[in-house]
RNA sequence: UUGACUCUGGAGAGCGGUCGCGAAUGCGAUCCACCGAAGGGGCUAAACGCUCUCAGGUACCCGGACAGAGGGGC
Numbered sequence: 001u002u003g004a005c006u007c008u009g010g011a012g013a014g015c016g017g018u019c020g021c022g023a024a025u026g027c028g029a030u031c032c033a034c035c036g037a038a039g040g041g042g043c044u045a046a047a048c049g050c051u052c053u054c055a056g057g058u059a060c061c062c063g064g065a066c067a068g069a070g071g072g073g074c
Base pairs, nucleotide, nucleotide: 005070006069007068008067009066014032016031017030018029019028020027021026033058034057035056039054040052041051042050043049
C1' cells in the first nucleotide's frame, strides 16, 4: 500500500397473480411486470461513463456497489 474482517451509513424496482405444502409466522413452484449499487457480459485507450440483465433483487428482515472509522495516555 492492497485485500479480508468488524462497526456505521447505504439507493432503485409489485406489501403482484395463481397453485401446492403447512397448525402458523411462512416455504416452494410458476406467470407477467419492473430495478441496477453483489457478481458477470458487451462498447470504450480506459473509466467511477454507456449498455445487457445470465445470476441477483422489487413492504419488513436479509443482501447491497460505494463511503467513514477500526490512535495514545490517565
Molecule: Glycine riboswitch aptamer
Organism: Gammaproteobacteria bacterium